[in-house]
RNA sequence: CCCUAUCCAGAGCGCCCGAGAGACCUGGCUCGUUGACGGCGCGGCAACCGGACCUCAUCACGUCACGGUGCCAAGGCCAGCCCGCCUGACGGCCGACGAUGGCCGCGCGCGGGACCGAUCAGGG
Numbered sequence: 001c002c003c004u005a006u007c008c009a010g011a012g013c014g015c016c017c018g019a020g021a022g023a024c025c026u027g028g029c030u031c032g033u034u035g036a037c038g039g040c041g042c043g044g045c046a047a048c049c050g051g052a053c054c055u056c057a058u059c060a061c062g063u064c065a066c067g068g069u070g071c072c073a074a075g076g077c078c079a080g081c082c083c084g085c086c087u088g089a090c091g092g093c094c095g096a097c098g099a100u101g102g103c104c105g106c107g108c109g110c111g112g113g114a115c116c117g118a119u120c121a122g123g124g
Stems, first nucleotide, its partner, number of pairs: 001124004005119003012042005020031003025080004043072003048068003051064003076116001081113005087107002090105005
């Protein structure tokens, strides 16, 4: 670096720092001197890998949370590319006296996929 899996849940308090932060870029939106982000201490959440329990079984499901990671604002905060659906006191065209209607474009919203990112383990 590539492949496989998961990403709609969950998780505090104190001290230090001092202005930005939310992976990158862009547009939003949110958090932040009532001190965010980041660092340290203790704590917690979770259950990916190992372990123990459960089992006739070295199975599966499940349990524990002992060890290894991870994590502790907002769906990976939302979105940007593709597909589908939906919608409009929008624009254009067709029909036409006109209206209902149809097609295309653009915008809003929803769903799916891709890309990118994050995490653990195994493999290449």